[in-house]
RNA sequence: GGGGGUGAAUGCAUGAUCGCUCCGGCGCAGGCCGGAGAGGAAAGUCCGAACACCGGAGGGCGCGGUGGUUCGUAACGCGAACACCGGGAAACCGGGGGAAAGUGCCACAGAAAAGACACCGCCGAUGGGGCGCGUCAGUGCUCACAGGCAAGGUUGAAAUGGCGAGGUAAAAGCUCACCGCCCCCAUGGCGACAUGGGGGGCAGGGCAAACCCCACCGGGUGCAAGACCAAAUAGGGAGGCGUUUGAGGGCGGCCCGUCCGAAGCCUCCGGGUAGGUUGCAUGAGAUGUCGGGCGACCGGCAUCCUAGAGAAAUGAUCAUGGUCCGUCCUCGGACGGAAACAAAAUUCGGCUUACAAUUCACCCUCCUUU
Repeated sequence: GGGGGUGAAUGCAUGAUCGCUCCGGCGCAGGCCGGAGAGGAAAGUCCGAACACCGGAGGGCGCGGUGGUUCGUAACGCGAACACCGGGAAACCGGGGGAAAGUGCCACAGAAAAGACACCGCCGAUGGGGCGCGUCAGUGCUCACAGGCAAGGUUGAAAUGGCGAGGUAAAAGCUCACCGCCCCCAUGGCGACAUGGGGGGCAGGGCAAACCCCACCGGGUGCAAGACCAAAUAGGGAGGCGUUUGAGGGCGGCCCGUCCGAAGCCUCCGGGUAGGUUGCAUGAGAUGUCGGGCGACCGGCAUCCUAGAGAAAUGAUCAUGGUCCGUCCUCGGACGGAAACAAAAUUCGGCUUACAAUUCACCCUCCUUU
């Protein structure tokens, strides 16, 4: 210097003007002054919790979820380290219980999709047929009838350990060596597992996001949860007044009068709709530093307080500067252009997905120079 891998960070800056939301102060009020005001994902709402209400003696069945091991954590389907398998030359990346408990399924093709089978094939030792030889015991050739075989071909995503030698009529773990597989033992490791030794001719194809088996976990609903205050309405309770000795209502406030009224009316309690307050911003908190741990993470100390609306504010314009791209050229200037994904809604821990323009760290590998 080229190529590659992993992890992390930034997410334009400053100023001015006009606006928006909340808080504090002032003012009778219009308003004025001061302060604060989105993210790395606030997103998807996919997991796990806090919190709240409802349900629930306890246990079982059922249903759902998770799935290498050991740790971390409040918890998790998250994270870390490690083990195994697969990919890569490497850094590194990807994967996940059990298919030798049982049931089921395996399209098309193919002989055959699981303890079954033979399309093309190979053989035909043995038995049989035919033709010879023969001393009538046999023996040679032939047929491919019975029968034997699965080496080779063919199908498929997948075909009943692989390969070589022996063996055979032809074959076959039938036998043997090596590799693979299974079982047992020993040693090491907390463990997944690893290493070594011995034994067994080999049984047991795939699918569990088919049922199922094993282990562990799991009540339901979500801040529109819920709590408090409380105009109004219905039904309810208590008290008072009243039913011809007329409560109450209309006729502008009162009295009289008049009309309606043949029975309810008033007050209080209670109820809880509109509305308001709260939940709701000090928390499994952030930053720095020290210590423990391979690490995820944990602990000590110091400092800090950082949106809180309720259909929802956090914006717009301009100037200067920075970044990137293009063009020109006097080579460091001019001109023109671009800047993403997306935006709180009870709060945390994760995961996943999106992202203009950039930056940094570590690791692997190749080339060159010393």

The RNA shown here (Bacterial RNase P class A) has 370 nucleotides. It matches the Rfam family "Bacterial RNase P class A". By type it is a ribozyme. Rfam describes the family as follows. Ribonuclease P (RNase P) is a ubiquitous endoribonuclease, found in archaea, bacteria and eukarya as well as chloroplasts and mitochondria. Rfam links the family to the GO terms tRNA processing, ribonuclease P activity and dimeric ribonuclease P complex. The sequence was found by an Rfam model in a public genome assembly.